[in-house]
C1' cells in the first nucleotide's frame, strides 16, 4: 500500500426577514362570577416579548409489553396459534448475550427451524423385482399332488434394501399466549325527531272487517335519561437518552450529579434572499415503550485479519 472483517458515528451548514404551532411572561381586553356596598376575582379575544418544535429509520407493522374495554374478581378446560440445543439477560419477548454442536473462509469472522420416528399416519426422483403389511432372478438344502412350496445364502439397482430415513407432512413432548385495540376508553353536552314518568285536557272526531262498552294513542306541559353534532381528558417525563463509578467475559445490573427530550388533530415544524462546501440519500410524527426487518447519496472513527515490499 493492497484486500477483508466487525462495530460504531453523522447524515447539509449559517445569517437576515416573513410565516406556522406547543408553551410561559407582561399589556389591553372584558363574558361572567362574588358582594349591601366599596370593591374583588376573571373566560374567549387582540398586541408585543420569552423558550420548544420530526427520523435513524418517524417507515413494515413481524414479534413483545404498557395502558384501556371485555360480567365485580380469581381460576380451569377444549379449539386455535407460537416457540423448540444448554444456560443467563429482561416487564416481556420468536429480542439480545455467552458456551456447545453442524457449516462457510487462509484468517479476522460469518451462517444455521439444532427437542422426539421408545405411540401413530404419511412420503421417498431416477434405477430397481421391491422403498417398508416387498422379496424377482441364482445357488443350495428340505418337502411335494412334480404345477410348485418353505428355509438359508449371494449377485445386481439405489442416497438408502428389512437395519433402516424424513417431523421446513400430520402428529407426540415441553413451555407460553383468553379476546379486542388510543377510530381502544372516560367524562361534559345543543338544536331536531324519538323514549320513559308525572300533570292538564280528553266537547267533537279519528284509529280493529261490523256493532256496543271500557282502556289506549292522536293536543298541550314539565321533569328525567340514552344517543348524535360539539368540547374536554387520555397525550407524552418515561422499564427514556446522554457522562460517570462499581459489578459481570457479555447481554445486563446498581448507584450518582448534570442537561435534555413535539404534542397537533382538514394535523404545524414552513417560505423568500444571499453565502459555504463535499453540491445533500432514504425518508417525515399522530396513544407510549423495547427488539426484528427493510430504505438509505456522501463522509468519519476505532478494532481486528490476510498478504506485498521495506525497516
Nucleotide at each position: 500500500g493492497c484486500a477483508g472483517a466487525u462495530g460504531u458515528u453523522u447524515g447539509u451548514g449559517g445569517u437576515g426577514c416573513a410565516g406556522c404551532u406547543g408553551u410561559c411572561c407582561g399589556c389591553c381586553g372584558g363574558a361572567g362570577c362574588c358582594g349591601c356596598a366599596a370593591g374583588g376575582c376573571g373566560a374567549a379575544g387582540g398586541c408585543g416579548g420569552g423558550u420548544g418544535g420530526a427520523g435513524g429509520a418517524a417507515a413494515g407493522u413481524c414479534c413483545g409489553g404498557a395502558c384501556u374495554g371485555u360480567a365485580c374478581a380469581a381460576g380451569a378446560c377444549a379449539a386455535g396459534g407460537a416457540u423448540a440445543g444448554c444456560g443467563g439477560u429482561u416487564a416481556a419477548c420468536g429480542g439480545c448475550c455467552g458456551c456447545c454442536g453442524g457449516g462457510g473462509g487462509c484468517a479476522a469472522c460469518c451462517c444455521c427451524a439444532g427437542g422426539a420416528u421408545u405411540a401413530g399416519a404419511g412420503c421417498a426422483a431416477c434405477a430397481g423385482a421391491g422403498a417398508c403389511g416387498a422379496g424377482a432372478c441364482a445357488u443350495g438344502c428340505g418337502g411335494u399332488u412334480c404345477g410348485c412350496c418353505g428355509c438359508a445364502u449371494g449377485g445386481g439397482u439405489g442416497a438408502a434394501a428389512c437395519g433402516a430415513g424424513c417431523a421446513a407432512u400430520c402428529u407426540c413432548u415441553a413451555u407460553c399466549c383468553g379476546c379486542a385495540g388510543c377510530a381502544a376508553c372516560c367524562c361534559c353536552a345543543a338544536a331536531u325527531a324519538g323514549g320513559u314518568u308525572c300533570c292538564c285536557a280528553u266537547a267533537c272526531g279519528c284509529g280493529g272487517g261490523u256493532c256496543u262498552u271500557g282502556a289506549c294513542g292522536c293536543g298541550g306541559g314539565a321533569a328525567c335519561g340514552g344517543g348524535u353534532a360539539g368540547g374536554g381528558g387520555g397525550c407524552u417525563u418515561g422499564a427514556c437518552g446522554c457522562c460517570c463509578g462499581c459489578g459481570g467475559c457479555a447481554a445486563c445490573g446498581c448507584g450518582g450529579a448534570g442537561c435534555g427530550c413535539a404534542g397537533a388533530c382538514g394535523a404545524a415544524u414552513u417560505g423568500c434572499a444571499u453565502c459555504a462546501c463535499g453540491c445533500g440519500a432514504c425518508a417525515a410524527a399522530a396513544u407510549c415503550c423495547g427488539g426484528c426487518u427493510u430504505a438509505u447519496a456522501g463522509a468519519g472513527c476505532a478494532u481486528c485479519u490476510g498478504u506485498a515490499a521495506a525497516a

The prediction has a mean pLDDT of 77.
The RNA shown here (Bacterial RNase P class A) has 311 nucleotides and comes from a Rickettsiales bacterium.
Its Rfam family is "Bacterial RNase P class A". By type it is a ribozyme.
The gene name in the source record is rnpB.
Lineage of the source: Bacteria > Pseudomonadati > Pseudomonadota > Alphaproteobacteria > Rickettsiales.
The sequence is in RNAcentral, with records from ENA.
The model forms 92% of the base pairs in the Rfam consensus.